[in-house]
RNA sequence: GCUCCCAUAGUUCAACGGAUAGAACAGUUGCCUCCUAAGCGACAGAUCCAGGUCCAAUUCCCGGUGGGAGCA
Numbered sequence: 001g002c003u004c005c006c007a008u009a010g011u012u013c014a015a016c017g018g019a020u021a022g023a024a025c026a027g028u029u030g031c032c033u034c035c036u037a038a039g040c041g042a043c044a045g046a047u048c049c050a051g052g053u054c055c056a057a058u059u060c061c062c063g064g065u066g067g068g069a070g071c072a
Stems, first nucleotide, its partner, number of pairs: 001071007010025004018055001027043005048064002051061002
């Protein structure tokens, strides 16, 4: 330099182009308990950036950024 893949919550992962973007763990809090742990309930928390297509984009397309793999 070329080609391909990936980027969603603090972490690991979901999400036919149409749902209030969902789950687990972690966090906060309540219940329970003599206390803690466990258990049960509640709450908060995310689409890498910028454009385009579309009635509608996490999803499709273009460009960029970051990471990974292969080739040279």